[in-house]
RNA sequence: UCGCGGGAGAGAUCGGCGACCCUUCGGGAUCGCCGGAGCCGAAGGCGCAACCGCCCCGGAAACGCUCAGGCAAACGGACCGCGA
Numbered sequence: 001u002c003g004c005g006g007g008a009g010a011g012a013u014c015g016g017c018g019a020c021c022c023u024u025c026g027g028g029a030u031c032g033c034c035g036g037a038g039c040c041g042a043a044g045g046c047g048c049a050a051c052c053g054c055c056c057c058g059g060a061a062a063c064g065c066u067c068a069g070g071c072a073a074a075c076g077g078a079c080c081g082c083g084a
Base pairs, nucleotide, nucleotide: 001084002083003082004081005080006079013036014035015034016033017032018031019030021028022027038071039070040069044067045065046064047063051059052058053057
């Protein structure tokens, strides 16, 4: 690095528009786009610096920030196990 398996957290949030299905015609479900607050932290990024090393100098977190990302399922997912 590749393959397989495991793998958390946080609202299927609110409003508007459109599509589509149902309707007791009051409304309801799903999807897409736009906008607004709330929240999470385990892709990535950034910061401090524990720690580590070949210790002049380097590498640096599961800590912190949330820019990105994420908050039904799916996808993703640090990290762990097995194999090559």